[in-house]
RNA sequence: ACAACGGAGAGUUUGAUCCUGGCUCAGGAUGAACGCUAGCGGCAGGCCUAAUACAUGCAAGUCGAGGGGUAUAGAACUUUCGGGUUCUAGAGACCGGCGUACGGGUGCGUAACGCGUACACAACAUGCCUGGUACUGGAAGAUAGCCCUGGGAAACUGGGAGUAAUAUUCCAUAAUAUUUUAGGAAGGCAUCUUCUUAUUAUUAAAGUUCCGACGGUAUCAGAUUGGUGUGCGUAUGAUUAGCUAGUUGGUAGGGUAAAGGCCUACCAAGGCAACGAUCAUUAACUGGCGUGAGAGCGCGAUCAGUCACACUGGCACUGAGACACGGGCCAGACUCCUACGGGAGGCAGCAGUAGGGAAUAUUGGACAAUGGACGAAAGUCUGAUCCAGCCAUGCCGCGUGGUGGAUGAAUGCCCUCUGGGUUGUAAACACCUUUUAUAUAGGAAGAAACUACUCGAUUCUUCGAGUCCUGACGGUACUAUAUGAAUAAGCACCGGCUAACUCCGUGCCAGCAGCCGCGGUAAUACGGAGGGUGCAAGCGUUAUCCGGAUUUACUGGGUUUAAAGGGUGCGUAGGCGGAAUCGUAAGUCAGUGGUGAAAGCCCCGAGCUCAACUUGGGAACUGCCAUUGAUACUGCUUUUCUUGAAUGUGGUUGAGGUAAGCGGAAUGUUGCAUGUAGCGGUGAAAUGCUUAGAUAUGUUACAGAACACCAAUUGCGAAGGCAGCUUACUAAGUCGUUAUUGACGCUGAGGCACGAAAGCGUGGGUAGCAAACAGGAUUAGAUACCCUGGUAGUCCACGCCCUAAACGAUGAUUACUCGACAUUGGCAAUAUACAGUUCAGUGUCCUAGCGAAAGCGUUAAGUAAUCCACCUGGGGAGUACGUUCGCAAGAAUGAAACUCAAAGGAAUUGACGGGGGUCCGCACAAGCGGUGGAGGAUGUGGUUUAAUUCGAUGAUACGCGAGGAACCUUACCAGGGCUAGAAUGCUUUUUGACCAUUGCCGAAAGGUGAUUUUCUCUUCGGAGACAGAAUGCAAGGUGCUGCAUGGCUGUCGUCAGCUCGUGCCGUGAGGUGUUGGGUUAAGUCCCGCAACGAGCGCAACCCUCAUCUAUUAGUUGCCAGCGAGUAAUGUCGGGGACUCUAAUGAAACUGCCUACGCAAGUAGUGAGGAAGGAGGGGAUGACGUCAAGUCAUCAUGGCCUUUAUGCCCUGGGCUACACACGUCCUACAAUGGCCAGUACAAUGGGUCGCGACAUGGUGACAUGAAGCUAAUCUCUAAAAGCUGGUCUCAGUUCGGAUUGAAGUCUGCAACUCGACUUCAUGAAGUCGGAAUCGCUAGUAAUCGCAUAUCAGCAAUGAUGCGGUGAAUACGUUCCCGGACCUUGUACACACCGCCCGUCAAGCCAUGGAAGUUGGGUGUACCUUAAGACGAUAACCGCAAGGAGUUGUCCAAGGUAAAACCGAUAACUGGGGCUAAGUCGUAACAAGGUAGCCGUACCGGAAGGUGCGGCUGGAAUACCUCCUUU
Repeated sequence: ACAACGGAGAGUUUGAUCCUGGCUCAGGAUGAACGCUAGCGGCAGGCCUAAUACAUGCAAGUCGAGGGGUAUAGAACUUUCGGGUUCUAGAGACCGGCGUACGGGUGCGUAACGCGUACACAACAUGCCUGGUACUGGAAGAUAGCCCUGGGAAACUGGGAGUAAUAUUCCAUAAUAUUUUAGGAAGGCAUCUUCUUAUUAUUAAAGUUCCGACGGUAUCAGAUUGGUGUGCGUAUGAUUAGCUAGUUGGUAGGGUAAAGGCCUACCAAGGCAACGAUCAUUAACUGGCGUGAGAGCGCGAUCAGUCACACUGGCACUGAGACACGGGCCAGACUCCUACGGGAGGCAGCAGUAGGGAAUAUUGGACAAUGGACGAAAGUCUGAUCCAGCCAUGCCGCGUGGUGGAUGAAUGCCCUCUGGGUUGUAAACACCUUUUAUAUAGGAAGAAACUACUCGAUUCUUCGAGUCCUGACGGUACUAUAUGAAUAAGCACCGGCUAACUCCGUGCCAGCAGCCGCGGUAAUACGGAGGGUGCAAGCGUUAUCCGGAUUUACUGGGUUUAAAGGGUGCGUAGGCGGAAUCGUAAGUCAGUGGUGAAAGCCCCGAGCUCAACUUGGGAACUGCCAUUGAUACUGCUUUUCUUGAAUGUGGUUGAGGUAAGCGGAAUGUUGCAUGUAGCGGUGAAAUGCUUAGAUAUGUUACAGAACACCAAUUGCGAAGGCAGCUUACUAAGUCGUUAUUGACGCUGAGGCACGAAAGCGUGGGUAGCAAACAGGAUUAGAUACCCUGGUAGUCCACGCCCUAAACGAUGAUUACUCGACAUUGGCAAUAUACAGUUCAGUGUCCUAGCGAAAGCGUUAAGUAAUCCACCUGGGGAGUACGUUCGCAAGAAUGAAACUCAAAGGAAUUGACGGGGGUCCGCACAAGCGGUGGAGGAUGUGGUUUAAUUCGAUGAUACGCGAGGAACCUUACCAGGGCUAGAAUGCUUUUUGACCAUUGCCGAAAGGUGAUUUUCUCUUCGGAGACAGAAUGCAAGGUGCUGCAUGGCUGUCGUCAGCUCGUGCCGUGAGGUGUUGGGUUAAGUCCCGCAACGAGCGCAACCCUCAUCUAUUAGUUGCCAGCGAGUAAUGUCGGGGACUCUAAUGAAACUGCCUACGCAAGUAGUGAGGAAGGAGGGGAUGACGUCAAGUCAUCAUGGCCUUUAUGCCCUGGGCUACACACGUCCUACAAUGGCCAGUACAAUGGGUCGCGACAUGGUGACAUGAAGCUAAUCUCUAAAAGCUGGUCUCAGUUCGGAUUGAAGUCUGCAACUCGACUUCAUGAAGUCGGAAUCGCUAGUAAUCGCAUAUCAGCAAUGAUGCGGUGAAUACGUUCCCGGACCUUGUACACACCGCCCGUCAAGCCAUGGAAGUUGGGUGUACCUUAAGACGAUAACCGCAAGGAGUUGUCCAAGGUAAAACCGAUAACUGGGGCUAAGUCGUAACAAGGUAGCCGUACCGGAAGGUGCGGCUGGAAUACCUCCUUU
C1' cells in the first nucleotide's frame, strides 16, 4: 500500500483415563399460542385450521355534447272545473357507446417452459394513446322504450299497433390495405426476408354541434400490453425399471392472431429412459425472509413480480383483450322461495355470522389526498385507497422520580441468641424536579390543482401570473399555563451446566425435572418464607426453524480393533491417465457491452425532538448472455518417441489345475490255525462282546478311505484352497536378454465366472468316523459333557446351493521415504567362504512419521495420486413387507413404529479366577491330647409364657456384655400407688426444726395421726445457715435411630505392607521409586537399575525371666563363721559371707574361627560363654477393610414421650422345656480306685477381715480365743509324686448322675430359686459315625494353688501362679489363610460380582390374517347435457338463410375386471418396557466341556452335538525364529 472486520463452548458412558459416539443445554428468530402481570406513545402486523357454509349492507359504473322520450315540477293560456294546450326544467327505465379481461381476494390445482434467468419469433396480435397520409357521398328496412291487450304465485313472458339513433343493412368511391400473375435489386438464418415495377380482383365511414371543435373510416409507423418457442436452473422415493399408437417423424389438408400431431387422412417405425423415463407422494414459483464466520440449511406471512383458481365439472358467446370472481349455457351437490305448476343463489371483494381451532380485529369514516372507469366538462362511481377502531402480536422510545438522610428505627428473616447479622439509605424526615397523567387555552403541515373570475401572452389552440373555493383523519400532532411525588412494577429463577442461599414443612409420600438427576427424618433440587440474581411493561412456558453439530464433512469426516473394505477375479459403461510436436480455443483466465424490476441488505446523507419508521444517492446483486483477447494446464486434431503395458526368445520354480494309472502302512471284515476266560471301557463303573470259543497271536482273502517320516514363520494359487508315486494335457510366476508393437494403461457401477464346510436332487459306494436316535453312567434334574452302539452324511459322477471369524477383521494400482537379521526362487562376478547399491517373494525387530491407544512401520495403519465399495448412537433387525434368485433349506436387497441415554474401542488401578510362578503360617504332613457318643454345668436357637427384659449371629455371636439374677440388681410381667415428680441447683413464700419415739389402715409403697424439738448475728424490724412443705424454672426416660455421631473394641494381622517430595516416562488415568538378582522373621539388608531421598509400619529403644566369684542397702528375709539357749526350731546376741529382697550396672555384636558367597548373608556336634544368631515372654497393632460391634458403660445430634415410654412398692419372671447347636466338667478305669504314712512351690488376699491354737461334732461347722493394717500373724493342707497295703477286669471297691432322709452356713427371707455336710440310693457310660479342634519346648499333656466379683452362691467359668513334664516335623504335591510378581476379565456395591433364554403378569407400538370398509388414479364398454365441427330432399322463406332431423367429439353418470394406497377385524407372530414372580445357569476367569462364525439335526429354556473355519483362547512343555550382550 492493498485486502479483510470473521469462527468461544458446556453437561452426560468409567472406580478413574483417553478416544469414538449419540443425547441435552447456553444464542438468534416467529403472522405465534398459553400462564401471571400491565402506565404511555410512535411505527408495523393480525384465520397459518374448514378452497367449510353463509343472514344483512356495501365493493362497477358512466355518458342527455349518440337516440327516442316519460313520470313529475314550474310558468302562461284555457276550462264543461274533471281537465286540456303551449313553453321551461326533467328523474327512473329503454336503445346505443365505452368500461366491466383493471383494481381487490385466495393458494385448490400444478413437479410443469408453471416459475427464475438468458436468448429467439424470417411464425404473431395489440382497444384507449402519439405521429403521418387519405376519406367522411347516397339510400333502406327494422327494433326496444312508450301505447293497447293477454298468461303467471313469482321469476318472467306472449300478442298487436307504431317509432329513433354514433344500433343494423345496401349502393358509390378507394390505396403504401388484402389478392393473382410476371420481372428487377439488395440482404440473410435452411424454409426465405426487404425494397421496387407492371398487372388482376376485393373491401370503408356517423354523426353531434354553442361553429371553436369533438368524433367516424382506411392505412403506415411508434409506444404500450400481450402470445409463442428454446438453453440452463427449479422436491423426495429404485421396496416405482421399463414407458409410449397421435405415440416419434414425414406428406397433404384443416384450424389459429401465430409456428407446431394443435387436429384429420395416408406413409414410415420411431421417440423417452440408469446423466433416472414411467409411476407414487409432497408442493404455487420468485425477488426475498430467518439463521450461519462462510459454504450452507430452513422458510416463501406482510410488500413487490409471475402463475393458477372463483360452489364442483364441462362449454362456448361477446369482445382489442376472457373461455370471464360480483356475465351466459349445461350437468352435479347444497341452500332458499313457492299458490307445487315452477323459480332463485354462489363473500378465496370490505365488514360481519356460524363452524373448525391453541389462535387472528369494526356489519366504522371519507373520496380531503394518490390511483382508476366514464364524461368535452362540472361531476358521478370507487370496502382500490386514505384514515380511524380492537389486540403488549412484534420493533422502537419514554416514565413509574431526584438529592440528602444512621437512634444503621420498628416489623420480618437468620444465628454460636443479655447479643450479632440482614432487609438497608431502604423507610420516616428535609429539600428539589414535573417528563408522563389530569384540567384549561391555543392549534397545524398534509392543498396543489381542476372549475370559476381577473390580468398578460398566443401559432387562436393553448400557456403564464394572481384571486376565490376544497381536510375524512381532527376539539389530532404540537405549544403554553395550573396543581402536585402526585397517576404508574411485575415475571422468572437461585444443585451443576448457569448469575443468585438460608430457615421451616414433608419423609421414595406429595412432588420436581431441558440433560445429569433430586425426595426413603437434618432436601441450597419438592412446598412455603426471608434474602438474592436476571430481565423489565413485560416476564416465563410451549411449538417450530437455523446455530452450536466438522453429527452427511464442497469449504470440512471416516472404514486393523470404536459403525464401516464387496469372499475373489475377469470385464462393459463411466472416471482417471507417460514423453515430444503442429494446430484449435470447448473447459480455463482477462477486458468490454447488455441484462440482473422496484423494494429489501450494506455505505454516505436527509425528515419525523431521538429511535423504530420513512426517504435521496451510491455500492452490491458473487448470475446469465454476447463480444474481443490470452493459450501455461485440461480437452480435441496431426505427426512422432520408448521408460508404462504387452509380445518374442533362453533358462528356472512350485502340495497350481484336470484326467488316468500304480503303491505300501493302518483299520475293519472273511476263512483257517494256535489258545482259554475273560475282553472292552472309565475318575469309578455299567451298557456292549464272549464257552455257539471272544480278546490275543499267526496266516489267507476282500473292501473303502486317507497318504506317517520328509515337513519348515517352506512352497504354489485371484480367493476358496492345494501334500504318497508316475504319466498325459494345461495355466502361472520369476530371472536373463532387449528383438517386436508403440500408451495398447489403471480402476471398475451394472454384468459374467469361481467360491470351505454344511445342505439339496439323481445314480453309485460305504472301511473308519459320526449329527439324529438308542442304551449305560453322572446328576437335584442331565433332552449335555464320559462310555457302548449307530443312521443320514463324510467318498465318486453329474446338477444345484452361494454362505463363513470367506480374516491380515487392513479394496485395487502407481510413485516416494532410515536400517538390521533370517529364509525361498533366479542372476552376475570371483571363487576359501563370505559377499552383491541385482531382481522377485516369505518373515521378525526397529528409525522418522502416523495412531485414541494397542500398535503399524519399503509386504505401512507413513507421504501423495486415481478409481471402486462401505459407515453415520444402541436396541427393534439383518427382522417385517415387497421384489429377484433357489427343488427346498434359504440367499440377496432391506425399512418403520416404539424404546434407551447410553451402546462401544484402547489402555489404567484394583478385585476376582474350579489361571500360572515364588514364598510364608500348627495350613497340610509327622506326632500328642481332645470335641462329635454318655451324665452333668453353662450359653444360644426354638418353643412356651402375663413376662420368660435387652444386646451379640460365618470366620470376627453362642462359660459373650455378666469379674457372680433368691429380694435388690432389673431394664420384663401382674397388681397397688405418685404427678414439678426418686436425685441436684436456683427464685419466691412459709414452717422451725431435722433426727428420734409411737398409734391406726395396708402386702408394701403410701395414706392419716400423736409425742418431742433449733442454731448464729441483730439496730429487735429482721437477716443468714440448716431442715421440712409449697410455687416456678432447669426434670426424667436402659424409649427410637451404632445407617446422623464421639469414644472404645473385634477382625484381616504382629501380616509386611501403606505412602510422600523432587525428577523421569506416558495425551491421560497412571507408572517409575516399591520391579529385577540374591537374602531375611521382616519393603531386613546387599547388588543392579531414571531414579534420588523421605515418612507411617518392621527392627531397636520399655517391662519381665535366665548369668554375675559386680556394686550399693541389710528388715519382717538369711545364718557361713563366733557366742548363748532349747526336747526341737535363726529362738536370742550378733553378722553381710551366702540365699533372697530391690536399685544400679555388666553381658551377645555373626565379635572370633572354618567353608561358601562380589556383598548382604548362610552353614558348622566350632571355640568361648549363664545365654548364639530375634535367648524366652510381654507391652506395642501402619494406610485401610467389614455403613463390623456398642445410643443398655459413658458422651452426644435429631425424633418421640410428660397423671407416662417417668418414679415408688409387693409378688412373679430373667432359672420355663418335646427339641437342636456351641463351650466346658466328670468319667468309662489297673500308667487306675481306696486306705495309711511321707516330701517339695509360686502368685495372691486379709480389720464389717484373715483367724493360729484349744474344745465339741463322723462332718459341713460351732464355741472360746493369741497374733496380724502383714517378707513379721494368718488364709496355707499344696496336689500329682514317693513308701507300704488292698482291689484283679467286673458296669466292678470304676463312674458318680438321680432320688430319699437328716443337717450346717449366709441372709429380712433359701417355695419358685443358694452352696455345703453326713447317711442311704447308685442312672448313663466299657473310649465314641460322618466330621472336626488345639499344640513345635519348659510347649502339649497332667497336677494342684490363689484372686476378682461376692452376705451367700449355682465357679466345672474367667484371670493368674507354680509342680511333674513328653512325642514329632521327611517335606511343601495337596486342603485353608496370607504376601509378591505375572496373566485373563463383559467384575468396580468389585465372584455373595455380572449375566442369558423360556414360562407367568401388566402396559405399549407393530407384522400376518378369513373378511368388512373407504380413497384417488388408469383401462374397456354403455349412455350422453350444453357446446363445437360436419350432413341434410320434404316445413318456413323469392333468396340468403332458418327450424327440424342426423353423424362425430365430449363433462357428469352407469357397468366390469384388475392394480395401488389407507382404516378396521375373530384369531395369531414375534418385539419393547416394567425394585424385589417361576425354571435352570448358556456367556464373562481355562466361567468349571475355551469361546465364536457358517451350516445341519435335536432339545422346556438358555442351549447341545456333528462338519469345516477363526483366535477376538488360558496354561504348560518342546521345537524353531527374532532382538540384545
Predicted 3D model of a 1525-nucleotide RNA (small-subunit ribosomal RNA) from a Chitinophagales bacterium.